RNA sequence: AGAGUUUGAUCCUGGCUCAGGACGAACGCUGGCGGCGUGCUUAACACAUGCAAGUCGAACGAGAAUCUGCGGAAAGAGGAUUCGUCCAAUUGAAGCAGAGGACAGUGGCGGACGGGUGAGUAACGCGUGAGGAACCUGCCUUUCAGAGGGGGACAACAGUUGGAAACGACUGCUAAUACCGCAUGACACAUUGGGGUCGCAUGGCCUCAAUGUCAAAGAUUUAUCGCUGAAAGAUGGCCUCGCGUCUGAUUAGCUAGUUGGUGAGGUAACGGCCCACCAAGGCGACGAUCAGUAGCCGGACUGAGAGGUUGAACGGCCACAUUGGGACUGAGAUACGGCCCAGACUCCUACGGGAGGCAGCAGUGGGGAAUAUUGGGCAAUGGGCGCAAGCCUGACCCAGCAACGCCGCGUGAAGGAAGAAGGCUUUCGGGUUGUAAACUUCUUUUGUCAGGGACGAGCAGAAGACGGUACCUGACGAAUAAGCCACGGCUAACUACGUGCCAGCAGCCGCGGUAAUACGUAGGGGGCGAGCGUUGUCCGGAAUGACUGGGCGUAAAGGGCGUGUAGGCGGCAGUAUAAGUCCGGAGUGAAAGUCCUGCUUUCAAGGUGGGAAUUGCUUUGGAGACUGUACAGCUUGAGUGCGGAAGAGGUAAGUGGAAUUCCCAGUGUAGCGGUGAAAUGCGUAGAGAUUGGGAGGAACACCAGUGGCGAAGGCGACUUACUGGGCCGUAACUGACGCUGAGGCGCGAAAGCGUGGGGAGCGAACAGGAUUAGAUACCCUGGUAGUCCACGCGGUAAACGAUGAAUGCUAGGGGUAGGGGAUAUCGACCCCUUUCUGUGCCAGAGUAAAACACAAUAAGCAUUCCGCCUGGGGAAGUACGGCCGCAAGGUUGAAACUCAAAGGAAUUGACGGGGGCCCGCACAAGCAGCGGAGCAUGUGGUUUAAUUCGUCGCAACGCGAAGAACCCUUACCAGGUCUUGACAUCGAUCCAAAGCUGUAGAGAUACAGUGUGACUUCGGUCAGGAGAAGACAGGUGGUGCAUGGUUGUCGUCAGCUCGUGUCGUGAGAUGUUGGGUUAAGUCCCGCAACGAGCGCAACCCCUAUCCCCAGUAGCCAGCAGUUCGGCUGGGCACUCUGAGGAGACUGCCAGGGAUAACCUGGAGGAAGGCGGGGAUGACGUCAAAUCAUCAUGCCCCUUAUGAUUUGGGCUACACACGUGCUACAAUGGCGUAAACAAAGGGAAGCGAGCCUGCGAAGGUAAGCAAAUCCCAAAAAUAACGUCCCAGUUCGGACUGCAGUCUGCAACUCGACUGCACGAAGCUGGAAUCGCUAGUAAUCGCGGAUCAGAAUGCCGCGGUGAAUACGUUCCCGGGUCUUGCACACACCGCCCGUCA
Repeated sequence: AGAGUUUGAUCCUGGCUCAGGACGAACGCUGGCGGCGUGCUUAACACAUGCAAGUCGAACGAGAAUCUGCGGAAAGAGGAUUCGUCCAAUUGAAGCAGAGGACAGUGGCGGACGGGUGAGUAACGCGUGAGGAACCUGCCUUUCAGAGGGGGACAACAGUUGGAAACGACUGCUAAUACCGCAUGACACAUUGGGGUCGCAUGGCCUCAAUGUCAAAGAUUUAUCGCUGAAAGAUGGCCUCGCGUCUGAUUAGCUAGUUGGUGAGGUAACGGCCCACCAAGGCGACGAUCAGUAGCCGGACUGAGAGGUUGAACGGCCACAUUGGGACUGAGAUACGGCCCAGACUCCUACGGGAGGCAGCAGUGGGGAAUAUUGGGCAAUGGGCGCAAGCCUGACCCAGCAACGCCGCGUGAAGGAAGAAGGCUUUCGGGUUGUAAACUUCUUUUGUCAGGGACGAGCAGAAGACGGUACCUGACGAAUAAGCCACGGCUAACUACGUGCCAGCAGCCGCGGUAAUACGUAGGGGGCGAGCGUUGUCCGGAAUGACUGGGCGUAAAGGGCGUGUAGGCGGCAGUAUAAGUCCGGAGUGAAAGUCCUGCUUUCAAGGUGGGAAUUGCUUUGGAGACUGUACAGCUUGAGUGCGGAAGAGGUAAGUGGAAUUCCCAGUGUAGCGGUGAAAUGCGUAGAGAUUGGGAGGAACACCAGUGGCGAAGGCGACUUACUGGGCCGUAACUGACGCUGAGGCGCGAAAGCGUGGGGAGCGAACAGGAUUAGAUACCCUGGUAGUCCACGCGGUAAACGAUGAAUGCUAGGGGUAGGGGAUAUCGACCCCUUUCUGUGCCAGAGUAAAACACAAUAAGCAUUCCGCCUGGGGAAGUACGGCCGCAAGGUUGAAACUCAAAGGAAUUGACGGGGGCCCGCACAAGCAGCGGAGCAUGUGGUUUAAUUCGUCGCAACGCGAAGAACCCUUACCAGGUCUUGACAUCGAUCCAAAGCUGUAGAGAUACAGUGUGACUUCGGUCAGGAGAAGACAGGUGGUGCAUGGUUGUCGUCAGCUCGUGUCGUGAGAUGUUGGGUUAAGUCCCGCAACGAGCGCAACCCCUAUCCCCAGUAGCCAGCAGUUCGGCUGGGCACUCUGAGGAGACUGCCAGGGAUAACCUGGAGGAAGGCGGGGAUGACGUCAAAUCAUCAUGCCCCUUAUGAUUUGGGCUACACACGUGCUACAAUGGCGUAAACAAAGGGAAGCGAGCCUGCGAAGGUAAGCAAAUCCCAAAAAUAACGUCCCAGUUCGGACUGCAGUCUGCAACUCGACUGCACGAAGCUGGAAUCGCUAGUAAUCGCGGAUCAGAAUGCCGCGGUGAAUACGUUCCCGGGUCUUGCACACACCGCCCGUCA
């Protein structure tokens, strides 16, 4: 930084999509370790359980357990005894005093912090900056002053008592730092009066005097800690204000305590905060009100930036604590773990009543795609209480869970080619995986085990949850550790197989219908890596909402036009000011974060120090150009005056002639009218036509002009009245008065609506007639609203120049309309020149950067304002809502859903029932046919065991097939057989093989017999046969849409291209277009083109004339012979044959044309303008035909889809079509006897002659491998005869009998012959084919194939016409141009209805 996607291609417009980054994420696959972070985004849903706010005995009363002292009841080992008892260690009761301090209470401080959540809130809530002269502040700090003396209670407690409980009630006792008076008291407060000083106002501060009012508490270890009043500070809070803070106008009006005032109340304090009274205000297009959405910010993400999005975690503020309301206490709350009331819910209950609030930490249910432990500790930091020890602290510090994120590390390193095996692929050679592995050596991060073992605890000591953790050392052993996505383009990365528009993929374009780099799998390579992909969301790319940085003629987009309000913008020169603006200073812009730079975790993430930045706001000083404001001026913008001329400008009234129609009358007779053609209609009751008169309505011919006027819509006979605007000249007046213009107001074609008139013509609707498949249309005949007038409404048009208004500037040219000036003239006009205004045309610069085009009347260069935009195409100018309207409707104006385009301009083609030019048997003019009949042949269809297959408009159908009776062909069917095979190569082993004979069989085949090579160095070799296993053969099986080759066709049409140059942003254009000409892109001329190539033409072959050479098998003029046959001698003159040449080139003449090319005519010539014919087929089109000529990729079959054999079929037959043959007859048929070719073929051949047969033919046999012989007779024709217009002496199908020939074999299924039989058919509907001269038509002849079997095919000659005015039309083609929404290209595209 861009890319893909609209098209055949191009440029543009324009949307969609992708590549990047981010996340409190989720899902899929996978998962080794550590550090630092983060973790209910949904149900502000409901919550079991535990914990989260207590502390102080140094305020107080009472005071359990326990301990100590005193005390000594009672018991009492032991001893003594008088036996009564005594002494007595010891145990030690009551009581007293003290220590101790649980639980509860009075009292103090703290429960307003800390922690959670984001429901509400569009607000002074938040942010930022100010103000409080209108305020409060516990604990803390400083200072000053003080603490005297009294009193009465209430808990606890005891007793009684209620209740299930919660919780009370009554009586009685008692203490205090609890409570209450009294005293003292100020620099406090209140009131009054005076002075000084300051301030933006109210007013503040200082000071003097008087009067009034108000304090206190003690504890103790004697160190101290508390208490009261006051003044300051600090901290925290409260209030007010400027500015900023989402969307919707399809929310435009809102507001009664509302806005203000006075007074009173209330508050810490100002205030309608509350109340009484008074006034009627206040807010709003600079968006009030209403509705929707939302906690705000520092920041975070993204971006080059400006911006856009966002508000998790951390920090600040706010709000909330089950929902709603309320106050109390207090320095502070209208109070998360306080109170009261109400609601919902849950729980307890003895049914009477009670209890509760996890949006604290864990945790549960639920919701959800989704989010953790009912852990440890107060060791650290911090907080509450306490003098302190200390207690409390789910704040916090740690640990646990989760790849949720960021960062770091590892899964080994070096060597190692037989390039192993395996996999994949292959053209089978190999390639690749791949130094990868194995193997050798090394290391030990990580891991396991063992030993040691912290910092975190600042100052003397104690105190460590984390934790036996981090870290250090040693041992062990490559050991414990790799996946995910993608591989058609965008986008790095390719092959094989499977699948076959199926399964599937897909972010966009799009892949998949049998050779898929896009589906699935595998191999390989690519990317990232403990992650990788997907989904979702945001920014980017997107200049696709454009401030930076876009547009509006045709792509989306100029309001239909004017007037004008608010607003925005504004001429020249001056003074002042300082709001904007610019410069400097100050304050603030919290910390964290980002950035820069140090330090520190081995690095990094992370942590930490410093700096910069925070683009802002406030304040202060200065500058004075520009903008603003104020003042005083100017005249050029604008306006006024005066003098002129033009005009379909407007409104009203009146007048006029032409025409249509109607009415009356006359003349007059059969039609008129209308159309492509008709009909409906009118007309003998007199139309139409014509003459005269009259009525009525509407519109104004000529003039008339890309002329005039108007803001637009629009305005057209003439006259008058009223009236608007513009233009020219002048420079007297005003002195910026201007431009634009959201809303508003007005005007606004046609159609339409209302009321009342009017109504000739025209004419929606409607009726009829036509057209048509239909015709609710186009055409015709009628005809109502309407069109006209008046007054209203409506408010839209392709209301267009698809181009808003205004101002200035920027080469020209030639028109037109109005006015002026100069020259000239006595004057006027014309002409010429110049200037202003209007209106059209051509063209240059320019329009960066779509083209077309625009171009002083800009779409150029600039400024101002408005509209619109307006944001891809469709849905849709639709729905809903609002406003307007009598209605019709207008205006404003969406969404769901859907597509990847829609669109503009230009290019090349193709196409057009567009145009110009031209050609072709294309039409026309002709000739002969086809279509009707019979037969032949091919095809379709049907049938069949099979009727093998291909070919299907022209360009398939007598086509492949130049020839299916069997075999072969043959590919098809039925049956019988073979399986390395009928055919090719290799192959161990064996043997000659072939052939001949016989048997079985339908045959293939099987068996038996017979039979036996060449060379040799004698080993064997060669060719051949048999033959196991196996490699392989074979396939007319599929795909002509995988192909080569070949072919058809447009079309023998004149076209198709290239190089360089030039033009165009480009596709492309030019050349190749134009003027002529030609069969021709043939040639000439011109030309930003100059040349060239493939085609055309020519070169090649045949043919038409002549010459030369040659002269047998050809020929015979002259000579001789002759059997009379060029037969012989002879000859090569001629014909002819076959080699070579000549000839024709618009060369010559005349005319035309441009002095060209060329055309027309003529001469000469065998031939004349390409002499006739053939071969020759440009770039390409039709996925044209052929896998069955051949070749070939892939797929398929392999005891068969191969091979062989017998028989059958390809020859079927209700039918349809194509191509032919023969006819329908007298231009003929038949008979008789005569004449004239060319080109071919011949040895498994052609076969003379002779004999036989009616004949096909047979027999015999000469000649000929051919200019010698044969096929071979040419036929039509001409001559003579006959038939006499008939289904015939036409026609010959079909059939019967008898034959001939070929061939193993003519049944299915051959050709031919003879005799007999003698069908249809008497010239063919619609339609349609061929042919322009030696052609059509007609007549025979030959050949290929072939044993035999042409009416087909390919050739040959004979006879031998008609017609062409011409290019309007049909078909096809060429070229230029035009239109196009087509490009698979009109057999296109596309619309509606129905399914």

Predicted 3D model of a 1395-nucleotide RNA (small-subunit ribosomal RNA) from an uncultured bacterium.
The RNAcentral record of the sequence draws on ENA and Greengenes.
The coordinates come from a structure-prediction model, not an experiment, and the mean pLDDT is 81.
Its Rfam family is "Bacterial small subunit ribosomal RNA". Rfam links the family to the GO terms ribosome and structural constituent of ribosome.